[in-house]
Description:
The RNA shown here (transfer RNA) has 77 nucleotides and comes from a Deltaproteobacteria bacterium. It matches the Rfam family "tRNA". It is annotated as a transfer RNA. Taxonomically the source falls in Myxococcia (Bacteria, Pseudomonadati, Myxococcota).
RNA sequence: GGGCCUAUAGCUCAACCGGUCAGAGCGCCCGUCUUAUAAUCGGGAGGUUCCGGGUUCGGGUCCCGGUAGGCCUACCA
Numbered sequence: 001g002g003g004c005c006u007a008u009a010g011c012u013c014a015a016c017c018g019g020u021c022a023g024a025g026c027g028c029c030c031g032u033c034u035u036a037u038a039a040u041c042g043g044g045a046g047g048u049u050c051c052g053g054g055u056u057c058g059g060g061u062c063c064c065g066g067u068a069g070g071c072c073u074a075c076c077a
Base pairs, nucleotide, nucleotide: 001073002072003071004070005069006068007067010026011025012024013023019057028044029043030042031041050066051065052064053063054062
């Protein structure tokens, strides 16, 4: 230099063929339970879906460019 993959809640990940309000587990907060703590159970908060643009009635999803990370490969020495 070239190719491929990934980016969604604090963390790890879902989200079907583009179509309801973007969800789950863990963590966090409140309650339950306990002498108390943990565990259990119930509830709650938490999102610029990496950034910019495009297509579309409609984009987390498709297209283009960029950024970051990972893998493969070529070249130089």